Context: one part of a larger RNA
RNA sequence: CCAGCUGGUGGAUGGCUCGGCUCGAGAGCCGACGAAGGACGUGCCAAGCUGCGAUAAGCUCCGGGGACCCGCACGGAGGGUAAGAACCGGAGAUCUCCUAAUAGGAAUCCUCUCGCAAUUGCCUUGCGCAAUGGGGAACGCUCCGAAUUGAAACAUCUUAGUAGGAGCAGGAAGAGAAAGCAAACCGCGAUGUCGUGAGUAACGGCGAGUAAAAGCGAUACAGCCCAAACUGAAGCCCUCACGGGCGAUGUGGUGUUCGGGCUGGUAACAAGCGGUCCGUGGUUACGAGAAGUCUCCUGGAACGGAGCGCGAUACAGGGCGACAGCCCCGUACCGUACCCACGGUCCGCGGACCAGUUCCCAGAGUAGCGGGGAUCGGAUAUUCCUCGUGAACUUCCCAGGCAUCGACUGGGAAGGCUAAACACUCCUCGAGACCGAUAGCGAACAAGUAGCGUGAGCGAACGCUGAAAAGCACCCCGAGAAGGGCGGUGCAAUAGGGCCUGAAAUCAGUUGGCGAUGGAGCGACGGGGCACGAAAGGUCCCAUGUGGAACGACCGAGGUGCGAACCUCCUGUAGGACUCAUGGGAAGCCGCUGUUCCGUCGUACGUUUUGAAAAACGAACCAGGGAGUGUGUCUGUUCGGCGAGUCUAACUCGAUCAUCGAGGAAGGCAUAGGGAAACCGAUACGGCCGCAGCGCUUUGCGCGAGGGCCACCGUGUUCAAGCGCGGGGAGUCGAACGGACACGACCCGAAACCGAGUGAUCUACGCGGGGGCAGGGUGAAGCGCGCCGAAAGGUGCGUGGAGGCCCGUUAGGGUUGGUGUCCUACAAUACCCUCCCGUGACCUGCGCGUAGGGGUGAAAGGCCCAUCGAACUCGGCAACAGCUGGUUCCAACCGAAACAUGUCGAAGCAUGACCUCUGCUAAGGUAGUCCGUGCGGUAGAGCCACCGAUUGGGAGACCCGACUCCGAGAGGAGUCGGCCUCCCUGUCGAACUCCGAACGUACGGACGCCACGGAAGCAGGGAGUCCGGUGUCCCGGGGUAAGCUUGGGCACCAUGAGGGGAACAACCCAGAGCCUGGUUAAGGACCCAAAGUGUGGACUAAGUGUGAUUUGAAGGUAGUCUCGAGCCCUAGACAGCCGGGAGGUGAGCUUAGAAGCAGCUACCCUCUAAGAAAAGCGUAACAGCUUACCGGCCGAGGUUUGAGGCGCCCAAAAUGAUCGGGACUCAAGUCCACCUCCGAGACCUGGCGGCGCGGUUGACACCGCGAUCCUGUAGGUUGGCGUUCCGUUUGGGUGGAAGCUCGGGCGAGAGUUCGAGUGGACCGAACGGGAACGAAAAUCCUGGUCACAGUAGCAGCGAUAUUCGGGUGUGAACCCCGAAGGCCUGAAGAGUAAGGGUUCCUCGGCACUGCUAAUCAGCCGAGGGUUAGCCGAUCCUAAGUCCCGCCGUAAUUCGAACGGGACAAAAGGGUAACUGGUUAAUAUUCCAGUGCUACCACGCACUGAAAGUCGACGCUUUGGAGUCGGCUGAGCCGGACUUUCGUCCGGUCGAAUCGUCGAAGCCCGUGGAAGCCGUAAUGGCACGAAGCGGGCGAAUGUCGAGACAGCGUAAGUCAGCUCAAUCCGGAGCCCGUGAAAAGACGAGCGUGGUAUUCGUACCGAGAUCCGACACAGGUACUCUGGCAGAGUAAGCCAAGGCCAAC
Repeated sequence: CCAGCUGGUGGAUGGCUCGGCUCGAGAGCCGACGAAGGACGUGCCAAGCUGCGAUAAGCUCCGGGGACCCGCACGGAGGGUAAGAACCGGAGAUCUCCUAAUAGGAAUCCUCUCGCAAUUGCCUUGCGCAAUGGGGAACGCUCCGAAUUGAAACAUCUUAGUAGGAGCAGGAAGAGAAAGCAAACCGCGAUGUCGUGAGUAACGGCGAGUAAAAGCGAUACAGCCCAAACUGAAGCCCUCACGGGCGAUGUGGUGUUCGGGCUGGUAACAAGCGGUCCGUGGUUACGAGAAGUCUCCUGGAACGGAGCGCGAUACAGGGCGACAGCCCCGUACCGUACCCACGGUCCGCGGACCAGUUCCCAGAGUAGCGGGGAUCGGAUAUUCCUCGUGAACUUCCCAGGCAUCGACUGGGAAGGCUAAACACUCCUCGAGACCGAUAGCGAACAAGUAGCGUGAGCGAACGCUGAAAAGCACCCCGAGAAGGGCGGUGCAAUAGGGCCUGAAAUCAGUUGGCGAUGGAGCGACGGGGCACGAAAGGUCCCAUGUGGAACGACCGAGGUGCGAACCUCCUGUAGGACUCAUGGGAAGCCGCUGUUCCGUCGUACGUUUUGAAAAACGAACCAGGGAGUGUGUCUGUUCGGCGAGUCUAACUCGAUCAUCGAGGAAGGCAUAGGGAAACCGAUACGGCCGCAGCGCUUUGCGCGAGGGCCACCGUGUUCAAGCGCGGGGAGUCGAACGGACACGACCCGAAACCGAGUGAUCUACGCGGGGGCAGGGUGAAGCGCGCCGAAAGGUGCGUGGAGGCCCGUUAGGGUUGGUGUCCUACAAUACCCUCCCGUGACCUGCGCGUAGGGGUGAAAGGCCCAUCGAACUCGGCAACAGCUGGUUCCAACCGAAACAUGUCGAAGCAUGACCUCUGCUAAGGUAGUCCGUGCGGUAGAGCCACCGAUUGGGAGACCCGACUCCGAGAGGAGUCGGCCUCCCUGUCGAACUCCGAACGUACGGACGCCACGGAAGCAGGGAGUCCGGUGUCCCGGGGUAAGCUUGGGCACCAUGAGGGGAACAACCCAGAGCCUGGUUAAGGACCCAAAGUGUGGACUAAGUGUGAUUUGAAGGUAGUCUCGAGCCCUAGACAGCCGGGAGGUGAGCUUAGAAGCAGCUACCCUCUAAGAAAAGCGUAACAGCUUACCGGCCGAGGUUUGAGGCGCCCAAAAUGAUCGGGACUCAAGUCCACCUCCGAGACCUGGCGGCGCGGUUGACACCGCGAUCCUGUAGGUUGGCGUUCCGUUUGGGUGGAAGCUCGGGCGAGAGUUCGAGUGGACCGAACGGGAACGAAAAUCCUGGUCACAGUAGCAGCGAUAUUCGGGUGUGAACCCCGAAGGCCUGAAGAGUAAGGGUUCCUCGGCACUGCUAAUCAGCCGAGGGUUAGCCGAUCCUAAGUCCCGCCGUAAUUCGAACGGGACAAAAGGGUAACUGGUUAAUAUUCCAGUGCUACCACGCACUGAAAGUCGACGCUUUGGAGUCGGCUGAGCCGGACUUUCGUCCGGUCGAAUCGUCGAAGCCCGUGGAAGCCGUAAUGGCACGAAGCGGGCGAAUGUCGAGACAGCGUAAGUCAGCUCAAUCCGGAGCCCGUGAAAAGACGAGCGUGGUAUUCGUACCGAGAUCCGACACAGGUACUCUGGCAGAGUAAGCCAAGGCCAAC
């Protein structure tokens, strides 16, 4: 590592079902006599459900029932019951509060005058009599009324009058008794519903689609009443009565279309209603109800097996210890009070019929018409609305799908009622080829529960011990009510409490195999080792022999070839897979199983794709769930029935009752077509051919169903001719299957659109009434004084205190930068520093308002509950999706397309092509080759054969241009260029051709091949496909090119495996049914690695190369090999060596010189074998050295050039290189030729299978044939396996079913069968039938679970200080106590609001919660705790809200204004309380003491009494009074320290209430100022200043009482300063002027009494609130000591609190 075993985890599977789902039948309203629904209560103990209601798991009566009972819920305690309980049915009583909610208000409570005081009607005016309201699952009627969607876009249209909304009714609703329908001269007779008519008429961008009616068949049936004519109080209502009311604007009678009234006549009789009695049926309890607990066996138990019986108008079903007709309950049949329904009888009420007709009556803004609209199939001819117009009167009117006229037919509008037949299912009962706990309702369980959300709303999971609790006594371990052991019960405890079975993933232990030199789709195939071995399998080994396919030797002999080697003979012999036989052997022995090793091969699966192992997508693993279904219509196939016919539908009847049988042709389709229509209207066979078949006298002939071709006929067109369609009878109904269309339509998946609601607890803005802002600075106006100025005014100083002024870490608000920290955070926006504002357009709590195409917005598309370029929730809804993904068992036969055309088409679709299946027909067909006859213009070639292009040269002519020259000029000449002609020369063309193949093609023929085993053809059913790709294959277009793009042909891949190519879809070989044996192909033969270190030659030296494609260019190369040509060469070449290389002459000229060699000219002659008037070097010039040239030596090729082979240079890429590697050099490279061998699924061969065909058979089986059948994606066709349920038949099972685990066999496979164990009650097979019927994938759904891994590592434990000693305890860093140390100071202290809701206190505990532990706790369990006339609610009004009225609206739970009423503030207004004490937990509430208020009663006083005042109000600034507090000083008391002096610390208190004092200011009197008085400042004054007197007049202030109360161990005094609060004034500012009402005062004193109800605990936050958390965030108000300071700053310290959970 793999596997098994033993256990765990987990909860699949099987079995079960108190639950669902669906259908059928029944039944169908409740409510002011207070419903439905809810809240709260209710039990001895009681949290939930159920029941019930203060009479509270119940009370009374009647009936049933008959022994137990006190619900689920089986416990403890205690009761009831034969005087009849419990329980069941019926009838009563009680029935808190909310709710229509109804006295008023309010969320389940409160208030009052105690109520039908809500709404409506009537009236006798009294709530007197009536009624309404609200609810109900769906169904009904009326009104309003979308959008997604479809139309492949979209607007009319469609979806659809749907969804949704509003109103209303009932058990049904609605409709309904013809001014009808119909028809064209037949008729029907209210309405609804079902079937049909009919997907028809009709409508319709005449698109998509929409869509009747009459009639017929059924069901069920039912008809009536008013108004009026005429009459005229003859009538009705309340009341016991009296009495009263209504009514002449007419109560009553009559009367209602076969009209009536009216007139005349006949008669006592119809419908209907009420009651008595009878019968039938039914509902709500129930009663009665047959027959074995017989014997034996197994077993825990008999209901099983064996044997012997019995019942049955009962063998439906359930229970009982396994499967029960006879054990129990039931079942069939029968019975049953009240009540209900129906029918009948009798009695009463009731009024009927006939005739005539002078006269009277018979529904008006109606019928009709016009304009506009909605709706409908309604078209001119539906119905309705609106505006306008507007009749007739029975001698009349309306209708008869356009109008009008005449006739005819049908009817009588404008008033009303009406049962049954039909819709639905909250409810009751029953049933099921529905589900069986991831299913079935969301819910079998506490289910609309837990939980989430502000809210509308969303919304789970969880079934099973056992026959019976017999639910483990006692003992032991343990801190133990944890857990375990022993033991006991039980058939079983691996049935022990989330307990039946108990799978998989997965974990632990253990066993087997293997294992640290090893390389990875984990396997398949073959072989070996080890282990195992009960059953279900029985083979295996050795030897010998028989048969034996393809294939096929060695050796030996002879021969051939240079050789490798081969040929012939031996020999088609030996051998050969396999088969069979005999003999022997093996029982752990063989197979099998587990594992491992070796060999060969080999990159999962699904999908998307041209192409996937892919570095394209999906999946961690396992289990369970998870996707082509239903209806209608059409079409086709198969089978079946009947057949010129065929079928019923609704419905009815019967029955053993949803299914069966019988009836029922209404109607459909067919039977005739043609035509737009009017309209007209066809072969029952004339001819020919001929398949199958039959017959015959068989090279064939004849007949010939069906079939074909004619002819003929019908009809339309039509002058005619012709043409189109049709004609010699096959349909129809049912079932199954294929397909189409409509529907959600195979399943999952949007972003969106629309409707109705829910949200302003976040946030935006606004409104109401509240709260807040240390301190400092600056110094506007105004004013005063000085100065200047004639004045206006200016100016200086002071005073003054303005400001969207300044500073500011006050509080508070904001959020600039650090782009810091954090960034699985403390935090779904935080932390730190920095920064901005901080008297204002400021900040802020509370209460209100504005709502989704809407709000709000100092405007960013910002914000509107963590959501915003249109919120959230539910619904339309299974929206639509031409787009992505997924789509589940096996096999057999065939087998594509990635193209064309059209398309708002390009990711789609349709048609065609291509595939498949079936049928018809019938004998030909044509992929190959050849021949013949036509057709063709490519490749090539060509260019005086056209067109076009085109090199060089020559000649020539006209003309043109430029330049030059000549000329005075005209002009002329020349050169060059253009143009033209000719000649020579050199070249081209897809859109050039004088030519022109191969080749292609049409027809015919021949051969070949295919075909009666049915080709070709025709018709029909079903598809898929319309992204293609590659080729060093061929031909093109584009492009520099591309593994580029776009065409044509072919092949291949796609859809094709195998062999080769290192690997590698399409390159080479080759087309795989399965298993053997053999032979070859491509390609190979040194080793990896099967086969040659093969043979004969040659080349390469570069590791070139050993790479088909996987490169290598131009250019270069005395590398080397080969071939050729020219020249030289034995008369001696080339090279080398030796020697010569001279003389005229230093040529001449030039020159300073010039001597072969600066330059110019010339370049002669001689000697020679040869030697330049010199090819180089060199010198100043010479000299000198070479060369050319010649001779010798040498002795055979040399030299030049061209071509070819193999090499070489050219030659640069990113971590180390590559021929597959090693490696290779007369090769293992390259070329030529050759021999042998290897090598595939190809080919051959043996066996087997499938398919097709033939023979045979009733069928299976069997036999035979197939060289030319058996690869396959999309797809077509066909046959099987399995799951679940039903029917019939037949079996198994407690002597052990299903399921599960392991193992054996069979089958090609889906699968199936057998054995063992587990398990403990059900389960199969065959045939037929019905399906929620098969999973590995969908980022699928639900649940469970793992590895990595106890590894890497140390992130976090949520700001921050602990330490020591002691205690408790099983256990202490954390709990308690003590000590030390530390932290907070406008808080981390104290008091409240909101919110929370018991968290408060005590005791006990530690499974949970607590980021560790815990003995602790805001945790768990139990008990306890909140006390009010005077604190608040309660009362008042505010913004605003609600109700009623009125109005709008189709309507409302909707709505603006107005009127009326109510509500709305625990921070506004407001009658009244303080001090002390007390509890574990409350206190302005209890207690003590001392007060106060309102009301009532009584007594006294007073008559004034309703005007007025208060309530009642802004901001800024400033003066004064002034308490608490603080500070200073002193006295007194206590304490600490100190030898003393003394120092330090603390204390030195004391309320409400009643009384009292009293400033400013104002008023009055006096006074009388001509300049005074006065302020912080402004100011004031003869309209009266100062001064003086009086009055009014403040505090939570002073003093006194309170209080010889209390408190304190004691003391319990005084002075001063500064002053929150509180109070009284002044001034300034405003385009801002700063609530209302209740109430109070006005308006006494005394005594006595009354003062209900609700809140009150605790937290109020770095743990009780909002943020999912014991969360560094957020959250309104009040208080605030000392030092020092301007200061609420920073810092330190008191009081008080804390050390915080690793």
Predicted 3D model of a 1702-nucleotide part of an RNA (large-subunit ribosomal RNA, half A) from Candidatus Halobonum tyrrellensis G22. Taxonomically the source falls in Candidatus Halobonum tyrrellensis (Archaea, Methanobacteriota, Halobacteria, Halobacteriales). The RNAcentral record of the full RNA draws on ENA and SILVA. Rfam family: Archaeal large subunit ribosomal RNA. The family is grouped with related families in Rfam's "LSU clan". Its mean pLDDT, the model's own confidence on a scale to 100, is 82.